[in-house]
The part of an RNA shown here (large-subunit ribosomal RNA, domain I) has 579 nucleotides and comes from Dehalococcoides mccartyi. Model confidence (mean pLDDT): 82 of 100. It matches the Rfam family "Bacterial large subunit ribosomal RNA". Its family is annotated with structural constituent of ribosome and ribosome in the Gene Ontology.
Context: one part of a larger RNA
RNA sequence: GGCGCAGGGUGGAUGCCUUGGCAUCAACAGCCGAAGACGGGCGUGGCAAGACUGCGAAAAGCCCCGGUGAGCUGUCGAGCAAGCCUAUCCGGGGAUACCCUAAUGGGAAAACCCGCCUGGGCAAAACCCAGGCACUCGCCUUAAGGCGAGGAGGAACCGGGGGAAGUGAAACAUCUCAGUACCCCGAGGAAAAGAAAUCACCGAGAUUCCCUAAGUAGUGGCGAACGAAAGGGGAAGAGCCCAAACUCGGGUAGCUUAGUGGACUUGGGUCCUAUGCUGUCCGAAGGUUGUAAGGCACAAGAGACAGUUCCCAAGGACUGUCCCAGAGUCAAAAAGCUUUUCCUUAGCCGAAGGUCUCUGGAAAGAGCAAUCAUAGAGGGUGAUAGUCCCGUAGGCGAAAAGAAAAAGCCUCUGCUUGUGUCCUUGAGUACCACGGGACACGGGAAAUCCUGUGGGAAGCUGGGGUGACCACACUCCAAGGCUAAAUACUGUUGAUGACCGAUAGUGAACCAGUACCGUGAGGGAAAGAUGAAAAGAACCCCGGGAGGGGAGUGAAAUAGAACCUGAAACCCUGUGCCU
Numbered sequence: 001g002g003c004g005c006a007g008g009g010u011g012g013a014u015g016c017c018u019u020g021g022c023a024u025c026a027a028c029a030g031c032c033g034a035a036g037a038c039g040g041g042c043g044u045g046g047c048a049a050g051a052c053u054g055c056g057a058a059a060a061g062c063c064c065c066g067g068u069g070a071g072c073u074g075u076c077g078a079g080c081a082a083g084c085c086u087a088u089c090c091g092g093g094g095a096u097a098c099c100c101u102a103a104u105g106g107g108a109a110a111a112c113c114c115g116c117c118u119g120g121g122c123a124a125a126a127c128c129c130a131g132g133c134a135c136u137c138g139c140c141u142u143a144a145g146g147c148g149a150g151g152a153g154g155a156a157c158c159g160g161g162g163g164a165a166g167u168g169a170a171a172c173a174u175c176u177c178a179g180u181a182c183c184c185c186g187a188g189g190a191a192a193a194g195a196a197a198u199c200a201c202c203g204a205g206a207u208u209c210c211c212u213a214a215g216u217a218g219u220g221g222c223g224a225a226c227g228a229a230a231g232g233g234g235a236a237g238a239g240c241c242c243a244a245a246c247u248c249g250g251g252u253a254g255c256u257u258a259g260u261g262g263a264c265u266u267g268g269g270u271c272c273u274a275u276g277c278u279g280u281c282c283g284a285a286g287g288u289u290g291u292a293a294g295g296c297a298c299a300a301g302a303g304a305c306a307g308u309u310c311c312c313a314a315g316g317a318c319u320g321u322c323c324c325a326g327a328g329u330c331a332a333a334a335a336g337c338u339u340u341u342c343c344u345u346a347g348c349c350g351a352a353g354g355u356c357u358c359u360g361g362a363a364a365g366a367g368c369a370a371u372c373a374u375a376g377a378g379g380g381u382g383a384u385a386g387u388c389c390c391g392u393a394g395g396c397g398a399a400a401a402g403a404a405a406a407a408g409c410c411u412c413u414g415c416u417u418g419u420g421u422c423c424u425u426g427a428g429u430a431c432c433a434c435g436g437g438a439c440a441c442g443g444g445a446a447a448u449c450c451u452g453u454g455g456g457a458a459g460c461u462g463g464g465g466u467g468a469c470c471a472c473a474c475u476c477c478a479a480g481g482c483u484a485a486a487u488a489c490u491g492u493u494g495a496u497g498a499c500c501g502a503u504a505g506u507g508a509a510c511c512a513g514u515a516c517c518g519u520g521a522g523g524g525a526a527a528g529a530u531g532a533a534a535a536g537a538a539c540c541c542c543g544g545g546a547g548g549g550g551a552g553u554g555a556a557a558u559a560g561a562a563c564c565u566g567a568a569a570c571c572c573u574g575u576g577c578c579u
Stems, first nucleotide, its partner, number of pairs: 001578009015564001017528001020500002022497009031153001039100003042056003046080002050076003062094006071084003105114003115133007135150006157188001158186005168175001172221001198204002208235005218226002239482003242426001247284009261272003264315006290460001292425004296420006303322007324414005336409006343402003347396003354368001356367003370387002372376001378390003431455008441467001462477005516523002536563001539550004
């Protein structure tokens, strides 16, 4: 020096564990903000320096109402002191809520600086307290001012306006990636869509979502690739309101002077000169459709009473009350109240084992002989417990706040039929041309939808669609609007897992979006385990200390805090053999 064996050191793999994650399902919940949010800064404790949590100068808290019931004064983090104990703790409602931040009196290098006005305290222009003073838009008023709204935040989900490239096509240009990523605007607890100018050819009857149709029909340098719809089966289910015609009222501009217009109609009177007519604007009533519907006029029929409509008679219209019928606060109009029930936000009751024997540090293990079960889910307890503890099955419970359902009060609404040379039914719209875009559809035979430019209808004997176009047939009614649910996402609670088990699972099991890096946008870790219980090693010895040796604790200290187990690389010690 090598090989082997034994024992150590180092190191932190492995095993075991789980406080933390991941995913799915179910139920429930879902916006916040000038009444100052989200997010922060700074404070706040008897001893309180730091950090977390809570709170806000009324500061780990104050008040009220419920629940609970023997302890409590949060955590790292033990202790002392002083207290509370009608406490603490949990739930509901309220009070307070510094400074910054949309930040809004003005300014500013966020958490700071500087004001003005009014009222009160005060002797006081000092000082203190309270309130107010931004901008934009709308309404009312109008020198003025008052009232209301907006602004900002939000993980994902949603609608709209813009909108790539890496990539694939084995290169690349049409194409694809993809209307994706990303940017901007906006809304809500969902959003969007939505009651057919739809599909179909039997007929169906708003929208949305799922399964299917179907990787089909199609599109496509017919390459790569893209990719329906009808129909069928389910979830859910809900329908409505304007514009116009016609009528009335008001404003405004113009016109007219009566044989002719007006005062509801007819007959007879009487009256009017804007109280009339026309145009236009505002409001109310009316009305909303496609086997057309509605208006108006006429005709026929249909509850009661009262009143009004220049006078008389008849008729009509309108208004109010009652009766009858219907509807309603989640859209179609809108505000609430009462009662009952159920649910949520705290909780409560809840059966049954032994002082037996054995092993052990410890019994829940083994043995013996018991017991409950609408409860033998699960977790904990010194090893493996139905009967020790928390629970579980089952049952009970709310002063307050919220949510839902039902009933009532209440509120709102209510004619039908027939006839017609009458009126209305969404215009720079439909449609066309050119240029683009969306439709699964790349310009294609290219319908349909949107529109930048130009042209430009019909108007019910009307118009659109049925994939060029024409005919027939069928079907629908554009150019105005609203609309719950089924759906998406997230959270809370509960349950579950051929999900992970500390290089895994979230980046984060641990004071993590931290430390640290970067001017910044941004990037972004490592780090779990003594023991059943600290019983965390009094005392002695070596040493300056670190550390160690005894003693003691413990089942165990090679469990001693650099602490469960403790692999390998690597470093030693001892020893056998070889050289």